[in-house]
Model confidence (mean pLDDT): 79 of 100. Two RNAs folded together computationally: RNase P RNA and transfer RNA, 365 nucleotides in total.
RNA sequence: CGAGAAAGACUGACUAUCGCGAGGGCAACUUCGAGGAAAGUCCGGGCACCACAGAGCAUCGUAGCGGGUAAUUCCCGUCCACCGUGAGGUGAGGACAAGUGCAACAGAAAGCAAGUACAGUUCGGCUGUAGUGAAAUCAGGUAAACUCUACGAGGUGCAAGCUCAAAUAGGCCAGUGCUAGAUUGCGGCUCGCAAAAGCUGGCGGGUAGAGUGCUUGAGCUCCAAGGUAACUUGGAGCCUAGAUGAAUGAUAGUCCUUAGACAGAACCCGGCUUAUUUCUUUCUCGGUUU
RNA sequence: UGGGGUGUGGCGCAGCGGUAGCGCAGCGGACUGUUAAUCCGUUGGUCGCCGGUUCGAAUCCGGCCACCCCAGCCA
Numbered sequence: 001c002g003a004g005a006a007a008g009a010c011u012g013a014c015u016a017u018c019g020c021g022a023g024g025g026c027a028a029c030u031u032c033g034a035g036g037a038a039a040g041u042c043c044g045g046g047c048a049c050c051a052c053a054g055a056g057c058a059u060c061g062u063a064g065c066g067g068g069u070a071a072u073u074c075c076c077g078u079c080c081a082c083c084g085u086g087a088g089g090u091g092a093g094g095a096c097a098a099g100u101g102c103a104a105c106a107g108a109a110a111g112c113a114a115g116u117a118c119a120g121u122u123c124g125g126c127u128g129u130a131g132u133g134a135a136a137u138c139a140g141g142u143a144a145a146c147u148c149u150a151c152g153a154g155g156u157g158c159a160a161g162c163u164c165a166a167a168u169a170g171g172c173c174a175g176u177g178c179u180a181g182a183u184u185g186c187g188g189c190u191c192g193c194a195a196a197a198g199c200u201g202g203c204g205g206g207u208a209g210a211g212u213g214c215u216u217g218a219g220c221u222c223c224a225a226g227g228u229a230a231c232u233u234g235g236a237g238c239c240u241a242g243a244u245g246a247a248u249g250a251u252a253g254u255c256c257u258u259a260g261a262c263a264g265a266a267c268c269c270g271g272c273u274u275a276u277u278u279c280u281u282u283c284u285c286g287g288u289u290u
Numbered sequence: 291u292g293g294g295g296u297g298u299g300g301c302g303c304a305g306c307g308g309u310a311g312c313g314c315a316g317c318g319g320a321c322u323g324u325u326a327a328u329c330c331g332u333u334g335g336u337c338g339c340c341g342g343u344u345c346g347a348a349u350c351c352g353g354c355c356a357c358c359c360c361a362g363c364c365a
Stems, first nucleotide, its partner, number of pairs: 001286009012255007020033005035262001039273002042271005047157004054191004059153005064078005079093001080091004094148002099146002101142002116130005161212004171203006183195003205364003219238008256260001291361007300314004308345001316332005338354005
């Protein structure tokens, strides 16, 4: 110098003027105001309601070993396998020695039927080699095939749910049920428990407002201790959006530098994945020079 | 915001581990004075994209992208 690998940081800064949302204040005014992914909704949990959730089957998920966590398909360590010259990366990595299925083409033959070529031979498809193929009698291959083993999972999502208000045609028709009981208790079946006089389909009618849930939380920063690490424990300090046509912007100037990417909260967290700017550190391989 | 579904020739669909097909459309030919219909032949596909599992993937698994559908209360 070139090509890579792994970790980590940032997401332009400051000032002035005008403006928007929320809280406080009688008012003047004052305080706060998007992200590392707020995204995809792929996992897990909290929370809420339904028996504060029951049993069995079915179904779905996970899968070396050990640890972390509220929990996980996440994270850490480690073994093994594969990929890479290497730094490193990837792994749904239990079982085909229970049963069933599948195996294109090639091949004599792909699983209980048949037996290729050559050589050997105790003449028995008995042994070896060749050849086909991913796999050839080998306890054959295949489970991101059914399945088996172990473990786990009740359902529905803040349009959950709670409170108030508004409205009246709580109407009509058909079917079905009323204790031998439909139906309901938010995926299926059986049971169990509870409620139970309605329920299902069609036609029609009214209304479509407000509050709450709502942001103090497995929270953030720093320090110390334990642990290889993920992480845990203790102490101190801090308060950091909560809208509902939905706020977080515009203009001017200076600097970094010639341009500022991806992108916008909607119940809340922990992960994963994807999009994306500018850099930093460590390491590997190759080349050149000393 | 939450939930569910679909991507296969130009269009509408099938296929769900073993060479990607069907109908319509297109193109060429036959028939006809000509066209349509009919008959014969034929072209055309990164199976939305990227990875993984497998000997082999449109099909199985994961991640993205695009499009579509459903959901208030009285009840």

Annotation: It holds a member of the Rfam family "Bacterial RNase P class A". By type it is a ribozyme.